[in-house]
Predicted 3D model of a 73-nucleotide RNA (transfer RNA) from a Patescibacteria group bacterium. Lineage of the source: Bacteria > Bacteria candidate phyla.
Order: sequence, then C1' cells, then structure tokens
RNA sequence: GCCGCCUUAGCUCAGUCGGUAGAGCGAGGGUAUCGUAAACCCUAGGUCCCCAGUUCGAUCCUGGGAGGCGGCU
Repeated sequence: GCCGCCUUAGCUCAGUCGGUAGAGCGAGGGUAUCGUAAACCCUAGGUCCCCAGUUCGAUCCUGGGAGGCGGCU
C1' cells in the first nucleotide's frame, strides 16, 4: 500500500430482504422466608461508532472517515 470481516444496553451477543430495537448476565425494586441465598415477578438503562447521500421513512442500502481483528504484498 491492497483486500476481507467486525463496531447495537454496563458486559457477551441477537436482530430486521428499509417501517422506528431485543435476549442472557449485571443493576434497582418487589414476592416469599424467622432471616440470608437460590427461585419467581416487575422496572430502568440504547445519538444502533461518526459524517454525508438515497428514500415518505435508514440500525439495515450507497459513499467517505474512525477504531479493532485477520490476510496478501
């Protein structure tokens, strides 16, 4: 220098052939217990890495950029 993949909740990751985002763990609260833990129920938590374009509408498509991983030279 070239090519490929990845970036979504505090963490690990799903997801939507474009219609407004979820799980597990973790956190907070509750039920229950003499009490604690486990268990069960509820709740909160997200500019979907950034900028621009297409579109009625973009986390998703297109272009550029950033970071990470890998390969080639």
Rfam family: tRNA. Rfam classes the family as a transfer RNA. The sequence was found in a public genome assembly.